[in-house]
RNA sequence: CGCGGGGUAGAGAAAUGGCAUCUCGCAAGGCUCAUAACCUUGAGAUUGUGGGUUCGAAUCCCACCCCCGCAA
Numbered sequence: 001c002g003c004g005g006g007g008u009a010g011a012g013a014a015a016u017g018g019c020a021u022c023u024c025g026c027a028a029g030g031c032u033c034a035u036a037a038c039c040u041u042g043a044g045a046u047u048g049u050g051g052g053u054u055c056g057a058a059u060c061c062c063a064c065c066c067c068c069g070c071a072a
Base pairs, nucleotide, nucleotide: 002070003069004068005067006066007065010024011023012022013021018055026042027041028040029039030038048064049063050062051061052060
């Protein structure tokens, strides 16, 4: 240099072009003599970056950056 896969809350993952959701974690409240467990609520993402297409993009297209793998 060539080819393939991936990048989405603190961590791990979902998401037919149409409200970005789930598990764990975190915070508050409830329950309890108390802790854990359990229940309820909440915060936390400008979906790797920049453009394009579209009424509308995490999703489609282009370029770039980063990670993993294959080949050389």

A computed fold for a 72-nucleotide RNA from a Candidatus Doudnabacteria bacterium, annotated as transfer RNA.
The sequence was found in a public genome assembly.
Taxonomically the source falls in Candidatus Doudnaibacteriota (Bacteria, Bacteria candidate phyla).